RNAcentral holds the full RNA, with entries from SILVA. This is a predicted structure of a 476-nucleotide part of an RNA (small-subunit ribosomal RNA, 5' domain) from a metagenome. It matches the Rfam family "Bacterial small subunit ribosomal RNA". The coordinates come from a structure-prediction model, not an experiment, and the mean pLDDT is 86.

Context: one part of a larger RNA
């Protein structure tokens, strides 16, 4: 000098765009953050009815979604990440192509009846539907095979031409796995390792593999730093610097990991699953003491910690997502608004004229000098923000606008409502007087202060920056 997710002190007019718990991955009251489909299904309630039915709403069965989106950085020095390759894989929805969608069955929620329980919830009996479940038939292609053969599917719905369903092949996008190279400090850490290293048989997985298991062999890593300890999410980037480099990893984007702590699987195309389940633990709450309920590192918000970090706001109008044929519903994603000079950028706080160089202040050699064209006065403007009145968007291809009567446009009044902070001994730009008297104090370094202090305090004057200015911290 530059920079900052900054903080503190003094001060503070406006707008645009950004940014805003870096600390306790501490604990959380309350509300909201994931639903949707009646064009899969039986029913219940309400309404209408020409008595044929129709409409609306709803708990349940069923389907899809809930594995996305959002948060955090605890753990992790690792194929975690970055980059470049690879083969032994899977893939719902979407796209293209080929082939099919025949005929049956038994249940079960809801509902009814009877119970248990304080509650959470739950038991027994009876009835019923399906795109729920299960056989049979069929099989181009598919799977297994000793090549003879064997195995395996489907679902209908509605507005009657649409949409579903099944098998297979390929694609797109997504995901899993393996490898080369790169990826902090410590040797006051030198040896580490028994599923350890390799093989064979078996198992397991979507898939390769000690991934697991039995047996066999005795290997494997290490001074090119193994192991251990400490620290840390990684990257694109960001800051600085002429560069090389150094530091860093907020916001935005990609990947990873985590979801009270530890463990586990279920369902599913996909999870070992933040707002799912089970077990254990700590904590909190309810209880009739038998037993139950919970998980903000989602958005707000509260307590706590801290130098320190915002509203328990509006809307689905746009973009995007889920479901649905659609209408639409949901969406604290998102878009907006609120708060904060936290940062960057822009604008303003008036312009011209005005000497008797007014008054006042300060200094003075008492002549004067300076503040100073500064003020007053006169003239002008209304540009910006602000005030009043009227109109009023883009964002929306036809409808739909939270923002918002906002931005903006036109007219009107009136200089009107809008300047501070630090410094003035040298470094370093800017000097005098008074007070104080090694006191009170200053200070980044050198150093000032003990009676003439340009260094302390005040005043006048001056210098610098300016809605900021200084200080502190950190990095280069």
């Nucleotide at each position: 000098g530059a920079a900052c997710g900054a903080a503190c002190g003094c001060u503070g007019g406006c707008g645009g765009c950004a940014u805003g718990c870096c600390u306790a991955a501490c604990a959380c009251a309350u509300g909201c953050a994931a639903g949707u489909c009646g064009a899969a299904c039986g029913g219940a309630u309400g309404g209408c009815u020409u008595c044929g039915g129709c409409c609306a709403u709803c708990a349940g069965u069923g389907g899809c979604g809930c594995a996305c989106g959002g948060g955090u950085g605890a753990g992790u020095a690792a194929c975690g990440c970055g980059u470049g390759g690879g083969a032994a894989u899977c893939u719902g929805c979407c796209c293209a192509g080929c082939a099919g969608u025949g005929g049956g069955g038994g249940a079960u929620a809801a509902c009814c009846u009877c119970g248990g329980g304080a509650a959470a919830c739950u038991g027994a009996g009876g009835c019923u539907a399906a795109u729920a479940c299960c056989g049979c038939a069929u099989a181009c292609g598919c799977c297994c095979c000793u090549c003879g053969g064997g195995g395996g599917a489907a679902a209908g719905g509605c507005u009657u031409g649409c949409u579903g369903c099944u098998g297979c092949u390929g694609g797109a996008g997504g995901a899993g796995c393996c490898c080369g190279c790169g990826u902090c400090g410590g040797a006051u850490u030198a040896g580490g390792u028994a599923g350890u290293u390799g093989g064979u048989g078996g198992g397991g997985u979507a898939a390769c593999g000690g991934c697991c298991u039995a047996c066999c062999a005795a290997g494997c890593c290490u001074g090119u730093g193994a192991u251990c300890c400490g620290u840390a999410g990684c990257u694109g980037g960001u800051c600085u610097g002429a560069g090389a480099g150094g530091a860093u990893g907020a916001u935005c984007a990609g990947c990873c990991a985590c979801a009270c702590u530890g463990g586990g699987a279920c369902u599913g195309a996909g999870a070992c699953a933040c707002g799912g389940c089970c077990c254990a633990g700590a904590c909190u709450c309810c209880u009739a003491c038998g037993g139950g309920a919970g998980g903000c590192a989602g958005c707000a918000g509260u307590g706590g910690g801290g130098a320190a970090u915002a509203u328990u706001g509006g809307a689905c109008a746009a973009u995007g997502g889920g479901c649905g044929c659609a209408a639409g519903c949901c969406u604290g994603a998102u878009c907006c608004a609120g708060c904060a000079a936290u940062g960057c950028c822009g604008c303003g706080u008036g312009a011209g004229u005005g000497a008797u160089g007014a008054a006042g202040g300060c200094c003075u050699u008492c002549g004067g000098g300076u503040u100073g064209u500064a003020a007053a006065g006169c003239u002008c403007u209304u540009u910006u923000c602000g005030c009043c009145u009227a109109c009023g968007a883009c964002g929306a291809u036809g409808a739909u606008g939270a923002c918002g009567g906002u931005a903006g446009u036109a007219g009107g009044a009136g200089a009107a409502g809008a300047a501070g902070c630090c410094c003035c001994g040298g470094c370093u730009a800017a000097c005098u007087u008074c007070g104080u008297g090694c006191c009170a104090g200053c200070a980044g370094c050198c150093g000032c202060g003990g009676u003439a202090a340009u260094a302390c305090g005040a005043a006048g004057g001056g210098g610098g920056c300016u809605a900021g200015c200084g200080u502190u911290g950190u990095u280069c």